[in-house]
This is a predicted structure of a 74-nucleotide RNA (transfer RNA).
RNA sequence: GGGCGCGUAGCUCAGCUGGUCAGAGCAUCCGGUUUACACCCGGGAGGUCGCCCGUUCGAAUCGGGCCGCGCCCA
Numbered sequence: 001g002g003g004c005g006c007g008u009a010g011c012u013c014a015g016c017u018g019g020u021c022a023g024a025g026c027a028u029c030c031g032g033u034u035u036a037c038a039c040c041c042g043g044g045a046g047g048u049c050g051c052c053c054g055u056u057c058g059a060a061u062c063g064g065g066c067c068g069c070g071c072c073c074a
Stems, first nucleotide, its partner, number of pairs: 001073007010026004019057001028044005050066005
């Protein structure tokens, strides 16, 4: 330098046939339960979907550029 893959909540990931409000588990917070803690049950908060531009009535999802990480080739 070239090719491929990945980048979504603190962590691990789903969602990629464009339209349900952006979700799950764990973690965290509150309440219940307990003498207390843990487990368990109920609830809450937490994200400008890596960044910018474009297409579109509408983009996490499509196109382009850039950044970061991984693998391969040179």